[in-house]
């Protein structure tokens, strides 16, 4: 340099709640988060009258893909 890792800095993100609004959505408080950034392509789980198909959510349910900001042990 890279990987793997995750001390430290420096910033990011926002569960839930309240509050404003007809919504989107905005503002405050901060559960937490090293990818809490994108991906709904696998799988799990929810919706919808709804068994299958079908349509939708969840990516902050697992995983994987692809992209990132520092570099201590």
């Nucleotide at each position: 340099u890279a990987a793997c890792c995750g001390a430290a800095a420096a910033g990011g993100c926002a569960a839930c709640c309240g509050c404003c609004g007809c919504a989107g959505g905005g503002c405050g408080g901060a559960c937490g988060c090293a990818a809490a950034g994108c991906u709904c392509g696998g799988g799990g789980c929810c919706u919808g009258a709804g068994a299958u198909c079908c349509a939708g959510g969840u990516c902050g349910c697992c995983a994987g893909g692809c992209u990132g900001c520092c570099g201590a042990a």

Notes
The RNA shown here (c-di-GMP-I riboswitch aptamer) has 73 nucleotides and comes from a Blastocatellia bacterium. It matches the Rfam family "c-di-GMP-I riboswitch aptamer". From the family's description: GEMM was predicted in a large-scale screen for bacterial structured RNA regulatory elements. It was read from a public genome assembly, where an Rfam model found it. Its mean pLDDT, the model's own confidence on a scale to 100, is 84.